[in-house]
């Protein structure tokens, strides 16, 4: 540092995802050793058990337990504190440290700097000064005696460094200034002296308090507060203060966020980051806060006290049922919770703490060890040599590649585990848990020690199998639906390495909240518009000030950590000195540009102010014409109206139409122009009165007075809402006719709210320039609109320059583009508003506003990768322009009806083999299924096979006979022996037969796995490329444009120049001419004949080889002097003469694996071969192609003329003879310009037949033959005889043809034994009509629009039905916070009272009294608890709303192209839904016409 993903591709916008680091982690495979760290993130859940705060006898009394001594003794023992030591007791000191967790707290809790003149402090240090002399208790202890226990009750005795007086008072401290108050304590000693005390400075370290700053999120929390806020004067405290009280006043806080809600222990610091930052607060460390919930004091120097008291509450134990005990958020451990986190270890040996004078005791602080890959460093599993490369295993094109120097194999080495032997440092004299450890030697063997996960792109690393949208992957895109590098398995291969993947989670990348470093015309975003407040910014100068600022210096920024540098551990990670550093905050010293504040000045920004000037600005009033409607009269007389056509409607009860005349409402035509005003919505006859900005000009005045503007405040189209009114026309809603499929629209006729006025609300629009306001700079060229000026002139509408408004182009620059371009979206600045993915959703709950309607404010849940802007290129429009085809039109003929052929669909069959399906299947594959074909079906037969190659062993081949069977086939025979070499033994090849595996074999499946062949658009006029230029680019240019062609044809023009593939021609064919050649052809002349027969000829016809002709060449117009285009000549032919072959890039996953070839999958005694029959010909129907037909342009008999392709040997088959004919019989020619098939028919020529189911027309149907074939039943074809159906020109609808054509006659071919109405060819007679190009259908070019790219056979809305998800609402339930208001009031502190009780002191008559205290009680305050009323959040909740998802579900077709009624907005009504309509409103409409305007000429 980037990537991957929206598109058919591009550019941008944006949004999701990866790539990286980290972890107190966890889960999955796997798993050698060390060192150094770490280790319940959850239930501040509940705990068995054991330890975790004791110590002092040198403070006391003492003597329960040990030991030891005396002593005494019945040897059991006892007695003696006498000694070391000491339970339990009295006294000190500690237990307030250390160790935990983080519930709670949003706060002087933490940081970080200050203040205490408003404090305190035991042990410890230091200084001055005392320790005189009394006195009364309680416990231990003993005695009674309650209780189950816990624990006590009474009497009695007793010391003390326990208490308590008195005396003293250097310091202390009150004070009214006089004076008053206030201490003490021993103890051991080796007698040096040590410890202790007591009053009282000073100091250290530690603490309490107050203050400035800094510290999460919600405003859908806006107001909160009565000890509140101040004050006086008290109490209270170590100590300031409403800290707590009386009293007085009525203040505090708060948009710079109070109050409330939710979250959270703060920090050094950690982890990401280039930094800015973001996020986080395990381990260490520094501070807070709690210790079973919740209150409370006591003791104390310190606690409101984790291992302390009391109380209340839950919970757990124990009881004898009366009553008691407890608190692991110490350490270890248990249960539970969870994905998930360790041993009921060892030691006080080190550090460090308590106590003590000391030894010493205590110490789960500590310091080891034990469990864990949890993390981070380090080391090992071996090292050198070892083939053109073993085996195996994978691939293969079978050549081989590859694993792979890997292995084996050979020669080394032993580091780490192991095994022995030695053995520290941590210890200053002793005292080592760790520990026989660290380390050092020694031996012995490669010898014990490698996995994980990835391999479609992103992002390194490819193959084979199996699966076959099925199993499964997947972080994003996405992969799998029979060839998967994306699933699963192996091979190979990347990549980390005793770790390796996933999963969480942070940061990063993300400039995707943009301080640094982002946007707002059209992508998501400028408020609908002024006006102002609080902020914010602010003209020229001048002095002061020093708040910002900018420097210097001083304190503090704990130590660890980071980062640099030494050091020690073998290195490393770790551990350690020193140093930066800590960008902060505090004080101070300076500077004085610029911000600020302040003091004065200026006038250019800004008002004022005088003259002028345009204007549909704004209010009121008042008048006016012409139209519409309705009344009224006349005139008139059937129709009006209305539409794409029509109907409802209105009319003979007199309408439309036309003339008077009245009524009343609304709205002002032309002037009219993107002209003009106005902030913005807006604003249009005319006159008038009030009234508001502007802009020109000019001089004065004032002197920064300005600029934006959160909230606020006004104003604000249309519909809509209230009251009162009017009410002509128009018109939601409705009602009726239309139209469709249906029509709750569009179109038509009626019509109501409403449009219109007053008054009051509403406050939204695509309220748009989709462009916030303000100020300065920055090429130009035109139009207009208002004012002024100057030049010239007699005269300026005209010429010239300002100003100040509105257009249009256009250069820099800007912009993804498209476009803006002094009216900017350019370059700068202030200011304020909004924007951060689509979709839910501008909803849904709260709030404020409204009469409603509904407005403002405005989330989450879920759920998609993508949504989206501009621009390309196509395709596409029921968009446009231009031009073309028999595409419509003029015409001719058909086809749809009849019948029969054929084809197809269905339908049935045992089977009716298969393919072909809009055009471009349907007389097509198939140029010809009775058998064969035959690919189907039935029955039989068959298995290396009906056909190939290769081996073995036998026989040449090969030909025929009888049986049996339907046959294939199966038995049995005869008949025959062949060639080449040869060392003569044998081999070889061809052939038949058997046998044996490889192997054939498949018309089985995949035309969506292919080749090659085809249709098709379309014989259409297009496809495309090189270099260059143009664009950020996709791509454009060329190839458009102007004209012309049949044609991208061909001229001209032009940032394009040229170049291919197509068009054209080049090939055949015909249509004329020469010429060459004259047989089987041909006869003009010559002579012959029954005949071009024959002799002759080769002119001519015609055959078929060469060639020639035609090229817009030639004349005239016309065109741009071009290309052409039109006439004309001339010519067989004329403008491509006329047909044919020949089909660019491409397109339909178009067709065909049933022509061939072919991957791949299947069948392999069957899906292969073989064979009989059968079927492919069936048939109630639909459909497409054709044939004959309805007749008189004819039918039927009868004479009669003239062709051309072409075909012949298993063939054509003349003549002749039979038959009424198909046809036989017979046999010439002929392998064919020579024979032959071979008589062409329409047609001519005259007869008939007379409009009719016929002398039409011929189906069927009976009989009778014929030929072919091994057979004509199923199922051929023709021929006689005889039958004589349907049809009398065909609904909708549709086809085919522009000239030798359609139409209309015949005749040959191929296939093939037979079989055509089809098919392919031939010629023969031989028309109509084209005005055009408005319309339909296909096409080609340009342009346009677009949401389509599978591309309109596109794309997509919206109701319904189903399923599943999350969510609002909800009668109401459940619990948690919490707020007011009352009642209760344990403990305990504080008061009060205290008739009861009492050892110290005082007295005193000795008995008490006083003082001064306890019990008890009574009050303030309060914790629990309880009642009512609320507020808030949350968990469920019948039903219920909407929403979002889901290959193939219903209805429509709203939207996208003029989307078929242009769409959209913002309102109102209606509708199964999309939506429809009405009012207004925008272009983010197409298209056509007019106007303007601009550039060139």
């Nucleotide at each position: 540092a980037g990537a991957g993903u929206u598109u058919g591709a591009u550019c941008c916008u944006g949004g999701c995802u990866c790539a990286g680091a980290a972890c107190g982690a966890a889960c999955g495979c796997u798993g050698g050793c060390g060192g150094c760290a770490u280790g319940c993130c959850u239930a501040a859940c509940a705990c068995a058990u054991g330890c975790a705060a004791g110590u002092c006898g040198a403070a006391c009394g003492g003597u329960a337990a040990c030991a030891g001594g005396u002593c005494c003794u019945u040897c059991g023992g006892g007695a003696u504190g006498c000694u070391g030591a000491c339970g339990a007791g009295u006294g000190g000191c500690g237990a307030a440290c250390g160790g935990g967790u983080g519930a709670g707290u949003a706060a002087c809790g933490c940081g970080u700097g200050g203040a205490u003149g408003a404090c305190c402090u035991a042990c410890c240090c230091u200084a001055u000064g005392g320790c005189g002399g009394g006195g009364g208790a309680c416990a231990a202890c003993a005695g009674c005696u309650g209780g189950a226990a816990a624990c006590g009750g009474c009497u009695g005795c007793u010391a003390a460094u326990a208490c308590c007086g008195c005396a003293u008072a250097c310091g202390u401290c009150c004070u009214a200034a006089g004076g008053g108050a206030g201490a003490a304590a021993g103890g051991c000693u080796u007698c040096g002296g040590c410890c202790g005390u007591c009053c009282u400075g000073a100091g250290a370290g530690g603490g309490g308090u107050c203050c400035g700053c800094g510290u999460u999120g919600g405003a859908u929390u806006a107001g909160c507060u009565a000890g509140u806020u101040g004050g006086u004067g008290g109490g209270g405290u170590a100590a300031c203060g409403g800290c707590c009280c009386a009293c007085c006043a009525a203040g505090g806080c708060g948009a710079u966020g109070a109050u409330c809600c939710a979250u959270a222990g703060c920090u050094g610091g950690u982890c990401u980051g280039a930094g800015a930052a973001g996020a986080u607060g395990a381990u260490c460390a520094g501070c807070c806060a709690c210790a079973c919930u919740g209150g409370a004091a006591c003791u104390g120097a310190g606690a409101c006290a984790c291992g302390g008291u009391c109380c209340a509450g839950a919970c757990u134990c124990c009881u004898a049922c009366g009553g008691g005990a407890g608190g692991c958020a110490g350490c270890a451990g248990u249960g539970g919770g969870g994905a998930a986190u360790a041993u009921u270890g060892c030691g006080c040996a080190a550090u460090g703490g308590g106590c003590g004078a000391a030894a010493g005791c205590c110490u789960g602080a500590c310091g080891c060890a034990g469990c864990a890959a949890u993390g981070c460093c380090g080391c090992g599993u071996g090292g050198a040599c070892g083939a053109c490369g073993a085996a195996g295993g994978c691939c293969u094109u079978c050549g081989g590649g590859u694993u792979g120097u890997a292995a084996a194999g050979u020669c080394c080495u032993u580091u780490c585990a192991g095994u022995a032997g030695g053995g520290a440092a941590g210890a200053u004299a002793a005292u080592g848990a760790c520990g026989g450890u660290a380390c050092c030697u020694a031996c012995a063997g490669a010898a014990g020690a490698a996995g994980c996960u990835c391999c479609g792109g992103c992002u390194a690393a490819c193959u084979c199998c199996g699966u076959g949208c099925c199993u499964g992957c997947a972080g994003c895109c996405g992969c799998g639906g029979u060839a998967a590098u994306a699933c699963g398995g192996a091979g190979g291969g990347g990549g980390c390495g005793a770790g390796c993947g996933u999963u969480g989670u942070u940061c990063g990348g993300a400039a995707u909240u943009a301080c640094u470093g982002g946007g707002c015309g059209u992508a998501a975003a400028g408020a609908g518009u002024a006006c102002g407040u609080a902020g914010g910014c602010g003209g020229u100068u001048u002095g002061a000030u020093a708040a910002g600022u900018c420097g210097g210096a001083a304190g503090u920024g704990a130590a660890a950590g980071c980062c640099c540098u030494g050091g020690g551990c073998u290195c490393a990670a770790c551990c350690u000195g020193g140093g930066a550093a800590c960008u902060g905050c505090u004080u101070u010293c300076g500077a004085a540009a610029c911000u600020g504040u302040u003091a004065g000045a200026c006038u250019u920004g800004a008002a004022u102010c005088c003259g002028g000037c345009a204007g549909a600005g704004g209010u009121u009033g008042g008048c006016g014409g012409a139209a519409u409607u309705c009344c009224c009269c006349g005139u008139g007389u059937a129709g009006a109206g209305g539409u794409g056509a029509a109907a409802u409607u209105c009319g003979u009860a007199g309408a439309u139409a036309u003339g008077g005349g009245g009524a009343g409402g609304a709205a002002c035509a032309c002037c009219a122009g993107a002209g003009g005003c106005g902030u913005a919505g807006g604003c249009g006859g005319c006159c008038a009165a009030c009234u508001g900005g502007a802009c020109c000009g000019g001089u004065a005045u004032u002197g920064a007075c300005g600029c934006u503007g959160a909230g606020g405040u006004a104003c604000g189209a249309a519909a809509g809402c209230g009251u009162g009114g009017g009410g002509a026309g128009c018109a939601a809603a409705c009602a009726g006719g239309a139209u469709u499929a249906g029509a709750u629209a569009c179109c038509c006729u009626g019509g109501u709210a409403g449009u219109c006025c007053a008054c009051g609300c509403c406050g939204u629009a695509a309220a748009c320039g989709a462009u916030g306001a303000g100020u300065g700079c920055u090429a130009g060229u035109u139009g207009u609109c208002g004012g002024a000026g100057g030049u010239a002139u007699u005269g300026a509408c005209u010429c010239c320059a300002c100003c100040g408004g509105u257009a249009a182009c256009g250069u820099a620059g800007c912009u993804a583009a498209c476009g803006c371009a002094u009216u900017a979206a350019g370059c700068a600045c202030u200011c304020c508003g909004c924007c951060u993915g689509g979709g839910g959703a501008g909803u849904a709950c709260g709030g404020c506003c409204g009469c409603a309607a509904g407005g403002c404010u405005a989330a989450a849940a879920c759920u998609c990768a993508a949504a989206g802007g501009a621009a390309u290129u196509g395709a596409c429009g029921g968009g446009g322009g231009c031009c073309c085809g028999c595409a419509c039109a003029a015409g001719c003929g058909g086809u749809g009806g009849a019948g029969c052929a054929u084809g197809u669909g269905g339908u049935u069959u045992a089977a009716u083999u298969c393919g072909a399906u809009g055009c471009a299947a349907c007389g097509c594959g198939a140029a010809g299924a009775a058998c064969c074909u035959u690919a189907c079906c039935u029955g039989c037969c068959u298995u290396u096979g009906a056909c190939a190659u290769c081996c073995u062993u036998g026989g040449a081949a090969u030909c025929u006979u009888a049986c049996g069977g339907a046959g294939a086939c199966a038995u049995a025979g005869g008949a025959g022996u062949a060639c080449c070499c040869u060392u003569c033994g044998g081999g070889g090849g061809a052939u038949c037969a058997a046998g044996u595996g490889a192997c054939a074999g498949g018309u089985g499946c995949u035309g969506c796995a292919u080749g090659g062949c085809u249709g098709u658009c379309g014989u259409c006029a297009g496809c495309u490329c090189g270099u260059g230029u143009c664009g950020u680019g996709a791509g454009a240019u060329g190839u458009u444009g102007g004209g012309u062609u049949a044609a991208g044809u061909c001229c001209c023009g032009c940032a394009a120049c040229g170049a291919g593939c197509g068009c054209a021609a080049c090939c055949c064919u015909u249509a004329c001419c020469u010429u060459u050649a004259g047989u089987u052809g041909c006869c003009a002349g010559c002579a012959u004949u029954a005949a071009g027969u024959u002799g002759g000829g080769c002119a001519c016809u015609c055959u078929a080889g060469a060639g020639g002709g035609a090229c817009u060449g030639c004349c005239g117009g016309u065109g741009a002097u071009a290309a052409g285009c039109c006439g004309g000549a001339g010519g067989a032919a004329g403008g491509c003469g006329g047909g044919g072959a020949u089909g660019a890039c491409g397109u339909c996953a178009a067709g065909u694996c049933c022509u061939c070839a072919u991957g791949g999958c299947c069948c392999u005694u069957a899906u292969g071969g073989g064979u009989u029959g059968g079927g492919c010909u069936a048939c109630a129907c639909a459909c497409g192609u054709g044939c004959u037909a309805c007749a008189a342009u004819g039918g039927c008999a009868a004479c009669u003329a003239c062709a051309g392709u072409g075909g012949g040997c298993a063939g054509c088959g003349a003549a002749g003879g039979g038959g009424c004919g198909a046809c036989c019989c017979c046999c010439a020619g002929c392998g064919a310009a020579u024979c032959u098939c071979g008589c062409a028919a329409a047609g001519c020529c005259g007869a008939u037949c007379u409009c009719a189911g016929u002398u039409c027309g011929g189906a069927u149907u009976g009989g009778a033959g014929u030929c072919u074939g091994c057979a004509a039943c199923u199922c051929g074809a023709c021929u006689c005889c005889a039958u004589g159906a349907a049809g009398u020109c065909g609904g909708a609808a549709u086809c085919g043809c522009u000239a030798g054509u359609a139409a209309u006659c015949g005749c040959g071919g191929a296939u093939c034994a037979g079989c055509a109405u089809g098919c392919c060819g031939c010629g023969g007679u031989g028309a109509a009509u084209a005005c055009g190009u408005u319309c339909c259908c296909g096409g080609g070019c340009c342009u346009u629009g677009u949401a389509c790219a599978c591309a309109c056979c596109g794309c997509c809305c919206g109701u319904c039905a189903c399923a599943c998800c999350a969510u609002g609402g909800g009668a109401g339930u459940u619990g948690g916070u919490u707020u007011g208001a009352c009642c209760c009031g344990a403990c305990g502190c504080c008061g009060g009272u205290g008739c009861g009780c009492u050892a110290a002191c005082c007295u005193u008559u000795a008995g008490g009294g006083g003082g001064a205290g306890c019990a008890g009680c009574c009050g303030u305050c309060c914790a629990c608890g309880g009642u009512c009323a609320g507020a808030u959040c949350a968990g469920c909740g019948a039903c219920u709303g909407g929403g979002g998802u889901g290959a193939a579900g219903u209805c429509g077709u709203a939207a996208c192209a003029a989307g078929g009624u242009a769409g959209c907005c913002g309102u109102a009504g209606g509708g199964g839904a999309a939506c429809c309509u009405g009012c207004g409103g925008c272009u983010g409409g197409a298209u056509c016409a007019c106007c303007u305007c601009c550039u060139u000429u």